C1' cells in the first nucleotide's frame, strides 16, 4: 500500500426575490348578544331588576417587522409502554406470548455482559439456545433392515443334520438347520471410535486409550467449566417456530381514545293559550286559496368551533459510580403542531451534482428503504512492495 471488521456522524452549500403555518411585537382599524367601570329609563322588596348610551381592556380579523418551522428512517405498524374511555373481590381454565445465565429499563420479543454451540487466518460475525429416560404423532425415495434394529452380499462349520474315509474315537468334505454386525451395499441417517487380546467366524466379549453418561470435589452470584476423582461398557437416533409437558408473563378497546362549547331542521320533555263563526301562512286589507291547533322554555344529539396538543422516560455540557447498557449530580436550552392539511417556488452561483423518503396524541424499540462522503478504534492467512 492493499484488503477488512466494528462503532459513530452528514445527507448538497451560499445568496436574493416572491410565498405557506406558527409566534412575538407594533400600528391603525374592521368586527364582537365579550365587557369592569360610569350615566340614563321604568319598577319595586331601596339595593337589587331592566331600558339606553358611553367605555379602560379582551377575543378576533387586517398590515408590517423579528424568530422558528420534517427525518434517520418521519415508512411498516411488528412488539414494548405512557395517556384516556369502558370493565374488574378473589380464584381456576381456555387463548394469546416469551424461553441458555447475570444485569439495565416505566416496559419489551429491546439492550447490556457472560456461558453453550456454528464460521472466519484474525478482528469479529451467526444463534428461539428449557424437556424427546411423561405420553401421542410423523419421516418421500432406495434398502435386507428405519426404531423392543436387520442376515442381501460376505465369513464362519464350534453344534446339529447329510456323505465319504480309516473305523473304540476321530479326520475330510456338504452348506440343510444355524451362528456372526468385523467388511461391503442402501441412505440425510445403519445403535461409540482406535488398537491389542480373544473366537470356528464374530462382537464393550475382555482389557488400554479417546469420548459419553452418572454421582462428588473445585472454581464460578449463575448460566457453565476442570489434562480432577470414582463409578457405569455404553443404556436412551431425529424431530417440541408438530402435539404436548414445565417455568414465567398477559383486562378490552384506541386521539374517529376522550372532555367542553354549540346552529337550523326534525323528533322529545313540560308550560301557557286556543278549542273551530278559531288558529297559522299568502296579502297593505277583504274576498279567495293553502294548511290544521299555536306560542315560549328545557334538556339530548347532529353540523361547526374549542381542548386533548407538545416540556417531555426531552437535548447539549462537565463531573461522579459501572466492563457495559445505563444511573445520578450540577449547569444550560425551549428544537414543527398542521386539520382540505403549512414546512415550497423562482433565479444566480459553487462543487464531489445530491439517494431513500413527508410529522398527524407521545415516547422506547425492532425490521426494511437508501447518492455518496468523514471521523475513530481494531485485524493481517494470501497476493504485490
Nucleotide at each position: 500500500c492493499g484488503a477488512g471488521u466494528u462503532g459513530g456522524c452528514c445527507a448538497g452549500g451560499c445568496a436574493a426575490u416572491c410565498g405557506c403555518u406558527g409566534u412575538a411585537u407594533u400600528a391603525a382599524u374592521g368586527u364582537c348578544u365579550c365587557g369592569a367601570u360610569c350615566a340614563u329609563u321604568c319598577g319595586c322588596u331601596u339595593g337589587c331588576g331592566u331600558u339606553u348610551g358611553a367605555a379602560a381592556g379582551g377575543g378576533u380579523g387586517u398590515a408590517a417587522u423579528g424568530c422558528a418551522g420534517a427525518g434517520g428512517a418521519a415508512a411498516g405498524u411488528c412488539c414494548g409502554g405512557g395517556c384516556u374511555c369502558c370493565a374488574u373481590a378473589g380464584g381456576a381454565u381456555a387463548g394469546a406470548g416469551u424461553g441458555c445465565c447475570a444485569g439495565g429499563u416505566a416496559a419489551c420479543a429491546c439492550c447490556u455482559g457472560g456461558g453453550g454451540g456454528g464460521c472466519g487466518a484474525a478482528a469479529g460475525c451467526c444463534u428461539a439456545c428449557g424437556g424427546a429416560a411423561a405420553g401421542u404423532g410423523c419421516a418421500g425415495c432406495a434398502g435386507a433392515g428405519a426404531g423392543u434394529a436387520g442376515a442381501c452380499c460376505g465369513c464362519c462349520g464350534a453344534u446339529g443334520g447329510c456323505u465319504c474315509c480309516c473305523u473304540a474315537g476321530g479326520g475330510a468334505g456338504u452348506a440343510c438347520a444355524g451362528g456372526u454386525a468385523a467388511g461391503g451395499c442402501u441412505g440425510a441417517a445403519a445403535g461409540g471410535g482406535u488398537g491389542c487380546g480373544g473366537u470356528a467366524a464374530g462382537a464393550g466379549c475382555g482389557c488400554a486409550c479417546c469420548g459419553c453418561g452418572u454421582u462428588g470435589c473445585u472454581g464460578g452470584u449463575a448460566a457453565c467449566a476442570g489434562u480432577c476423582a470414582a463409578c457405569g461398557g455404553c443404556a436412551a437416533g431425529g424431530u417440541a417456530a408438530a402435539c404436548c409437558c414445565c417455568a414465567c408473563u398477559c383486562g378490552g378497546a384506541g386521539c374517529a381514545a376522550g372532555a367542553c362549547c354549540a346552529a337550523a331542521u326534525a323528533g322529545g320533555u313540560u308550560u301557557c293559550c286556543a278549542u273551530a263563526u278559531g288558529g297559522c301562512g299568502u296579502g297593505a286589507u277583504c274576498c279567495g286559496c293553502g294548511u290544521u291547533g299555536g306560542a315560549g322554555a328545557c334538556g339530548g344529539g347532529u353540523a361547526g368551533g374549542u381542548c386533548g396538543c407538545u416540556u417531555g422516560a426531552g437535548g447539549u455540557a462537565a463531573g461522579u459510580g459501572g466492563u457495559g447498557a445505563c444511573a445520578c449530580u450540577u449547569a444550560u436550552c425551549c428544537c414543527a403542531g398542521a386539520u382540505g392539511a403549512a414546512u415550497g417556488a423562482u433565479u444566480g452561483u459553487c462543487c464531489a451534482c445530491g439517494a431513500c423518503a413527508g410529522a398527524a396524541c407521545c415516547c422506547g424499540g425492532c425490521u426494511u428503504a437508501u447518492c455518496g462522503g468523514c471521523c475513530a478504534a481494531c485485524u493481517c492467512a494470501a497476493c504485490c512492495u
Molecule: Bacterial RNase P class A
Organism: Porticoccaceae bacterium